A computed fold for an 82-nucleotide RNA, annotated as c-di-GMP-I riboswitch aptamer.
[in-house]
Parts: sequence; structure tokens; C1' cells
RNA sequence: CCUCGAUAAAGGCAAACCGGUCGUAAGGCCGGGACGCAAAGCCAAGGGCCAGCAGGAAAUGGCUGGUAGCCUGGCUGCCGAA
Repeated sequence: CCUCGAUAAAGGCAAACCGGUCGUAAGGCCGGGACGCAAAGCCAAGGGCCAGCAGGAAAUGGCUGGUAGCCUGGCUGCCGAA
């Protein structure tokens, strides 16, 4: 240094739920709160899932948005036992 990841140390993040706020919604943000997380830091590129819109007899498909705490991929990064 790479791989890897402790019952180590120093720190970090924060699910559900509650309050506020924005949004048609999915959901976002702020505060409280901790189920968990070694990338639960960042990026919607591929797949998945969710919402809205339009179309269609139906099936399939389309457009827009969301999710990085669903997976893959890309970029960056703290610590150092085996």
C1' cells in the first nucleotide's frame, strides 16, 4: 500500500415514530428520536421499487418525478487487531 473488518480507540451517520414545513403524490428539509450502518459520505449511469401524468379494449410500453438505508457501477474517505 492492497485486501480485510475487533468484543479496539477517537469520532460520525440516523430507520420506525412524533412535531413543524414544502410537494398533487411518492418523498424532501428542520427539530426530537435510535432500528441499524465501515462508506447509512457523494453521484439517478444500469436494474429494481414507489408516485404522478398522458395513452390504450386489454396486455405491453411512454413521459416526468422520487428512492444512494434495494442491488450493481463510478468518485472520495477515518481507524488498524487478526
The sequence was found by an Rfam model in a public genome assembly.